[in-house]
The RNA shown here (SAM riboswitch aptamer (S box leader)) has 104 nucleotides and comes from Natranaerovirga pectinivora.
RNA sequence: CUCUUAUAAAGAGUGGUGGAGGGACUGGCCCGAUGAAACCCAGCAACCGGCAUAAAUAUAUGCAGUGGUGCUAAAUCCUGCAGCAAAAAGCUGAAAGAUAAGAG
Numbered sequence: 001c002u003c004u005u006a007u008a009a010a011g012a013g014u015g016g017u018g019g020a021g022g023g024a025c026u027g028g029c030c031c032g033a034u035g036a037a038a039c040c041c042a043g044c045a046a047c048c049g050g051c052a053u054a055a056a057u058a059u060a061u062g063c064a065g066u067g068g069u070g071c072u073a074a075a076u077c078c079u080g081c082a083g084c085a086a087a088a089a090g091c092u093g094a095a096a097g098a099u100a101a102g103a104g
Base pairs, nucleotide, nucleotide: 001104002103003102004101005100006099007098013041015040016039017038021031022030023029025080027078028077042072043071044070047068048067050063051062052061053060054059076096081093082092083091084090
């Protein structure tokens, strides 16, 4: 980098360093000197891993949070394609992106 599977309206900072950007991309709409990114610390969650129980297995349920990741404005902030709808509002599903686990 590509493929497969799963997940997403919940949760988490009045901290330190830093000093102008950030929310993937498009179009919007927002956040930011009352301090952006990044790093540290703290925290949240429970995908993998761990433990317990049931089962022949696949697996299911539960527990902890010392391990590997992830996350800590706004629904993945909304949207892009398709369907429903006279249209708008709206609803549903894809796509794309993100994360985890596995494969190449």
Background:
The coordinates come from a structure-prediction model, not an experiment, and the mean pLDDT is 82. NCBI's taxonomy places the organism under Bacteria, Bacillota, Clostridia, Lachnospirales, Natranaerovirga. The sequence is in RNAcentral, with records from Rfam.